[in-house]
Context: one part of a larger RNA
RNA sequence: UUGGGCGUAAAGCGUCCACAGGCGGUGAACUAAGUCGGAUGUAAAAUCCAAUGGCUUAACCAUUGAAUCGUAUCUGAUACUGGUUCGCUAGAGAUUUGUAGGGGCACGUAGAAUUCUGUGUGUAGGGGUAAAAUCCGUAGAUACACAGAGGAAUACCAAAAGCGAAGGCAGCGUGCUGGGCAAAUUCUGACGCUCAAGGACGACAGCGUGGGGAGCAAACGGGAUUAGAUACCCCGGUAGUCCACGCCGUAAACGAUGGAUACUUGGUGUUGGCUCAUCGACCGAGUCAGUGCCGUCGCUAACGCAUUAAGUAUCCCGCCUGGGAAGUACGGUCGCAAGAUUAAAACUC
Numbered sequence: 001u002u003g004g005g006c007g008u009a010a011a012g013c014g015u016c017c018a019c020a021g022g023c024g025g026u027g028a029a030c031u032a033a034g035u036c037g038g039a040u041g042u043a044a045a046a047u048c049c050a051a052u053g054g055c056u057u058a059a060c061c062a063u064u065g066a067a068u069c070g071u072a073u074c075u076g077a078u079a080c081u082g083g084u085u086c087g088c089u090a091g092a093g094a095u096u097u098g099u100a101g102g103g104g105c106a107c108g109u110a111g112a113a114u115u116c117u118g119u120g121u122g123u124a125g126g127g128g129u130a131a132a133a134u135c136c137g138u139a140g141a142u143a144c145a146c147a148g149a150g151g152a153a154u155a156c157c158a159a160a161a162g163c164g165a166a167g168g169c170a171g172c173g174u175g176c177u178g179g180g181c182a183a184a185u186u187c188u189g190a191c192g193c194u195c196a197a198g199g200a201c202g203a204c205a206g207c208g209u210g211g212g213g214a215g216c217a218a219a220c221g222g223g224a225u226u227a228g229a230u231a232c233c234c235c236g237g238u239a240g241u242c243c244a245c246g247c248c249g250u251a252a253a254c255g256a257u258g259g260a261u262a263c264u265u266g267g268u269g270u271u272g273g274c275u276c277a278u279c280g281a282c283c284g285a286g287u288c289a290g291u292g293c294c295g296u297c298g299c300u301a302a303c304g305c306a307u308u309a310a311g312u313a314u315c316c317c318g319c320c321u322g323g324g325a326a327g328u329a330c331g332g333u334c335g336c337a338a339g340a341u342u343a344a345a346a347c348u349c
Stems, first nucleotide, its partner, number of pairs: 004320003007303002012317001014201004021194003025088007033081002035077008049065006091191001092188003095184005103177007110154001115149007125136002162169002206247006215241002220236004258316006266294011298305002322349003331342004
């Protein structure tokens, strides 16, 4: 390189945007670059192949023929690909009218609960555990009532439910704002798909500066347990968790399943539209877009997947190539650091 693969065996970039590149709907005309013919030149000889011959055969050798990837020029074909031009509307986009939603950002606001503070009632316990103890409490705790402060999170509704590219998103209200879906079939007329490099976003933890700090809680201290107990359990408790701005750029970032398009029996839930039916809501029938479960063909090593494919095909990207050494060393890039990313070899089985 050919070939084979990537749900779980090695293997889908965390996600999206997108230049170059690759690929690309439908009708016609022209062209003839790719493509397919013909002719001529070249394509050394040997080799290979065929026939015949020569060494007693064979190997070997000789003669003749065929063959020779290609390449150049001339000439022809025009289905397909490409190019140019003119069209089309089924892809894509726009428009109009609706519509669902924890999509995003900012500001405001509500109630429950924890903690703390004050006042009052009240008295000896409380708390905690398998059992205890550390701990709190006669300087009046726990409990109850009222008042106040402050921070964080939003019970029920709640769902196989919804939204978002992913990460993720949940009290309520207002403002700003992104995307989707359906119907109409009005417009543009292939404007598309994918995407190396590049860019943007990206949970938690962590870092920087400044705030904030109720609860929880790495580290740490103490009490238990135990042979020990640097743990599990208990009492405390600091970073942190929260906010603003700036970094970090990783996760079992998972559906362990890249994206797009088309096709291929069904059943049953559910979310959002629309149509039919109905006087009408409901119920029902159909259809489009999502989201679950079960299953046919088919696929699969099996498990299982099965119109949301892991089926049947096409296009583009990423990735894999025995285990360990190792996602390490060195070097580069990025970062304040932590580290991230790119990424070997010796050796060994």